[in-house]
Context: one part of a larger RNA
RNA sequence: UGACGGGGGCCCGCACAAGCGGUGGAGCAUGUGGUUUAAUUCGAAGCAACGCGCAGAACCUUACCAGCCCUUGACAUGUCCCGUGUGGUUACCAGAGAUGGUUUCCUUCAGCUCGGCUGGCGGGAACACAGGUGCUGCAUGGCUGUCGUCAGCUCGUGUCGUGAGAUGUUGGGUUAAGUCCCGCAACGAGCGCAACCCUCGCCCUUAGUUGCCAUCAUUCAGUUGGGCACUCUAGGGGGACUGCCGGUGAUAAGCCGAGAGGAAGGUGGGGAUGACGUCAAGUCCUCAUGGCCCUUACGGGCUGGGCUACACACGUGCUACAAUGGCGGUGACAAUGGGACGCGGAGGGGUGACCCCGAGCAAAUCUCAAAAAGCCGUCUCAGUUCGGAUUGCACUCUGCAACUCGAGUGCAUGAAGGUGGAAUCGCUAGUAAUCGUAGAUCAGAACGCUACGGUGAAUACGUUCCCGGGCCUUGUACA
Repeated sequence: UGACGGGGGCCCGCACAAGCGGUGGAGCAUGUGGUUUAAUUCGAAGCAACGCGCAGAACCUUACCAGCCCUUGACAUGUCCCGUGUGGUUACCAGAGAUGGUUUCCUUCAGCUCGGCUGGCGGGAACACAGGUGCUGCAUGGCUGUCGUCAGCUCGUGUCGUGAGAUGUUGGGUUAAGUCCCGCAACGAGCGCAACCCUCGCCCUUAGUUGCCAUCAUUCAGUUGGGCACUCUAGGGGGACUGCCGGUGAUAAGCCGAGAGGAAGGUGGGGAUGACGUCAAGUCCUCAUGGCCCUUACGGGCUGGGCUACACACGUGCUACAAUGGCGGUGACAAUGGGACGCGGAGGGGUGACCCCGAGCAAAUCUCAAAAAGCCGUCUCAGUUCGGAUUGCACUCUGCAACUCGAGUGCAUGAAGGUGGAAUCGCUAGUAAUCGUAGAUCAGAACGCUACGGUGAAUACGUUCCCGGGCCUUGUACA
């Protein structure tokens, strides 16, 4: 100087407390461990691994396993020889396919000194080489997590100290903040904080189609004429600064006020933004890369299987156990988004998944599209009209193909489950809870993820305690 303390002081955080809802019990989904397996590819491991890489494993993906094949190789550059001046396409045979062997038809690349000369393409040869999701994240770059959006981390000069170092950065106040004020052997400065950026909330303005409709006509309908006031859209501006008032404070910074004004008040809400560093944290399987290793194989192709196994254990979720509910009926009100190998209206068929037909739409125009919670009726506390697992049968869709191993529909079946031990998690406001909607990935395949709106709470006395963190101080046989 740090680190640590079941030392002290001050302060903060959904850290506790006060509340609300969960997890832990059940069934299922999903990830992991374990076990099994020919293989169940690999990585991630307290917080900060475990619905994580994976924004989507039937083939492909795919890295794993079995079998069958290839060896200058699926891909790049270079040398030589032969052929062909190109690119596509039909059919047949063997085979699981890769591949091997035949074959039909169409078309005919560029330059040229017109020489099958050069490039290109196909076949062959030998080598240099290719190739490796093989190892090392403890050789690395890059990227990322975490402490933590915590308020800290440093430097120059000066001063003090033999020196390591100290001072500044400590102190008195104050703040969300090393934020600001005052003081001070310090005076300044940098990276952080804040602000500048985006978005939501108010107003003005510009513009008026595909949007809107107050006034005037018109219609089943903003449908048409008309209009751009309003809504909205998307560009530009204004607006908030403790600026004003009162109190308090040291005359300061600031704090207090159910103060005024205001759409908004003390950082207005949210986002983006992550200092010096820590964890030899994570990633050589995104990519890049040193070294090592493989080179008829640890490379490459294919078929099939596996990643989907199942005595069990854990994490994360979904659905429930019901009456604040189930079922039937009714019928309003959103926002964000997506759409051409696409979204697919209306009409028709089917109990339904879905099918037929195909209008319109590269979309403020057409379309996905139905929002759901709501309201009315019924059920009357029961393993039930709760709950829906499991299983049988019959179908639908995608796709070359749903056996291993897809999703959905109808009929039947109707399991566990009576609100969950010890323990444990989230959340302070348009939040929790609850309700639906959309999107990415994607042929198909979400209870996951990301976004969107609807309804919309309770509680916070307080900082003794638990956890994490900041500053000062003290002890130390630790560095």
Molecule: small-subunit ribosomal RNA, 3' major domain
Organism: uncultured Alphaproteobacteria bacterium